[in-house]
Background:
The prediction has a mean pLDDT of 77. A computed fold for a 173-nucleotide RNA from Litchfieldia salsa, annotated as glmS glucosamine-6-phosphate activated ribozyme aptamer. Taxonomically the source falls in Litchfieldia (Bacteria, Bacillati, Bacillota, Bacillaceae). It matches the Rfam family "glmS glucosamine-6-phosphate activated ribozyme aptamer". From the family's description: This entry contains a glucosamine-6-phosphate activated ribozyme that is found in the mRNA for GlmS. GlmS is an enzyme that uses fructose-6-phosphate and glutamine to generate glucosamine-6-phosphate. The ribozyme catalyses self cleavage of the glmS mRNA that is thought to regulate GlmS activity.
RNA sequence: GAGUUUUAAAAAGCGCCUGAACUAGGUUGGACGAUCGAAAGUCAUCCUAGUUGACGAGGAGGAGGGUUAUCGAAUGUUCGGCGGAUACCUCCCGGUUGAAACAAUCACGACCGUAAAUUCUUCUUUAAAAACAAGGAGGCAACUCCCUGUACAAAGAGAGGGAUAUGAUUAAU
Numbered sequence: 001g002a003g004u005u006u007u008a009a010a011a012a013g014c015g016c017c018u019g020a021a022c023u024a025g026g027u028u029g030g031a032c033g034a035u036c037g038a039a040a041g042u043c044a045u046c047c048u049a050g051u052u053g054a055c056g057a058g059g060a061g062g063a064g065g066g067u068u069a070u071c072g073a074a075u076g077u078u079c080g081g082c083g084g085a086u087a088c089c090u091c092c093c094g095g096u097u098g099a100a101a102c103a104a105u106c107a108c109g110a111c112c113g114u115a116a117a118u119u120c121u122u123c124u125u126u127a128a129a130a131a132c133a134a135g136g137a138g139g140c141a142a143c144u145c146c147c148u149g150u151a152c153a154a155a156g157a158g159a160g161g162g163a164u165a166u167g168a169u170u171a172a173u
Stems, first nucleotide, its partner, number of pairs: 014083004019079001020052007028044001030043003055072003061092005093113006103170005117164009132149002135146004
C1' cells in the first nucleotide's frame, strides 16, 4: 500500500461517478503555421491525474410492493448513469365523516395516522435557500470552502367562513 472480515458514525434534491464537459501534464516524428528549410503557437487523437455533476420548502401507524415519488427557485451539466428514500398502491391495526334533535350497531362510500367527506374562499405559517454583490482562505488551474449584506416562491400545513353529500335496525323522545 492492497484485499478480506468485524465494529462505530453519518441521509433523503440524499450518496456515488465510468458517459459528457472543463483543468493540468504528457504522447504522435498527425494537420495548420510553411516556405528552400524551420520555430513559437493553434487544432485534432490517445494516455495519466484532477474538477463539476440538485437551491431550498415539504414529507414516516405496521407489513409487502414500488421507482420517471410532492412543490417551486435558478446565469438551467440541477445533462447522463448507478444506488437509496418518508410519495403512491394493496392488505392489516385503530379511527373520522356521510338527511331528518341525540346515542349505539351493521352495510356501503370517501378519508385520517393526532388527523380525518368533496369543493370554493379568507388569513396565518420566525428567516425560503442557492443566485446576486462584496470580502477572506486553499489550489499551477478547472474549481472548493467560509463570513457579511440584500431580495424574490409554490405546494403542503394550521385556524375560520360558504355550498353540497346514505341505507337499515335498536332504544327513546